[in-house]
Background
Predicted 3D model of a 272-nucleotide RNA (Bacterial large signal recognition particle RNA) from an Acidimicrobiia bacterium.
RNA sequence: CCGUGCUAAGUGGGGCGCUAGGGGUGCCCUCUUCCCGAAAACCUCUUCAUGCGGGACUGAACUCCCCGCCUGAGGGUGGACGUUCGUCGGGAUUGCACCGGGAUCAGUUGAUGUUGAUAGCCGGGUCCUACGCGGCGAGGCGACGUGAAUCGGGUCAGGUCCGGAAGGAAGCAGCCCUAAGCGGUCCGUUCUCGGGUGCCGUAGGGCAGCCUGGCAGGAGUCAGCUCCCCGGAACGCGCCGACGGGCUACCGCUCGAGGGCGGGGUGCACGG
Numbered sequence: 001c002c003g004u005g006c007u008a009a010g011u012g013g014g015g016c017g018c019u020a021g022g023g024g025u026g027c028c029c030u031c032u033u034c035c036c037g038a039a040a041a042c043c044u045c046u047u048c049a050u051g052c053g054g055g056a057c058u059g060a061a062c063u064c065c066c067c068g069c070c071u072g073a074g075g076g077u078g079g080a081c082g083u084u085c086g087u088c089g090g091g092a093u094u095g096c097a098c099c100g101g102g103a104u105c106a107g108u109u110g111a112u113g114u115u116g117a118u119a120g121c122c123g124g125g126u127c128c129u130a131c132g133c134g135g136c137g138a139g140g141c142g143a144c145g146u147g148a149a150u151c152g153g154g155u156c157a158g159g160u161c162c163g164g165a166a167g168g169a170a171g172c173a174g175c176c177c178u179a180a181g182c183g184g185u186c187c188g189u190u191c192u193c194g195g196g197u198g199c200c201g202u203a204g205g206g207c208a209g210c211c212u213g214g215c216a217g218g219a220g221u222c223a224g225c226u227c228c229c230c231g232g233a234a235c236g237c238g239c240c241g242a243c244g245g246g247c248u249a250c251c252g253c254u255c256g257a258g259g260g261c262g263g264g265g266u267g268c269a270c271g272g
Stems, first nucleotide, its partner, number of pairs: 001272006009058003012030005020046005034055004064265008074255006082247009095237002098232005106226007120215007127205006133198002136194005141188002144183003152177004160169003
């Protein structure tokens, strides 16, 4: 130096969490890097702790081990700023929201207006009073109907009474009539009174508001909301303070997979 067979070693690592502490299972990052089994009130260890049990492969070097520099996913931690959420407290001549009033310049929405708005002028109605008329109701009066066993009237058959007779008298029923009363219709040219009475008339008053007619004229008028002003009430929000949580980017410290560059280290047996 070559070959064969072995062995150490390797077949992922890191952050967080857990733990007195080291690993593993867990979560995350990186990476592509054997298999099986158990592991969170868990498994296995003790500072030479960097897993445990069983198997497989590679195997002393591109491959295993160590060191230095650069880079660097991601994690942990501290700080200040910002933002957001929550809790507690404060605060009312600052704001929003709430209530009341005012103003009506501006904005906006709706309605109305050249089929003629606001303002102006002349009227009418709605309102009040009186009177009239009508209607309704009540009552009276009149008319009509009815209405008396007897104590109303007329006529009174029969019968009764008086009389010698002629004749006379009272008078029931019936019929006719009527008084008081009753009845209903209104018939009424009638009288009195009343009213939540009337698209009625006349006169007078009133005329704030509303409705409406006419004249002239020609574009606004009204309402809500916003804006503006004043006052009120209230901590719902904004605001102020304290505390806590989350988040983006920033700064410091720290751990750091992976990558790049450079350097170093590591066997045994047999045969030629």
Model confidence (mean pLDDT): 76 of 100. The model forms 89% of the base pairs in the Rfam consensus. Rfam family: Bacterial large signal recognition particle RNA. Gene Ontology terms of the family: SRP-dependent cotranslational protein targeting to membrane, signal sequence recognition and signal recognition particle, plasma membrane targeting. The family's RNA type in Rfam is non-coding RNA gene.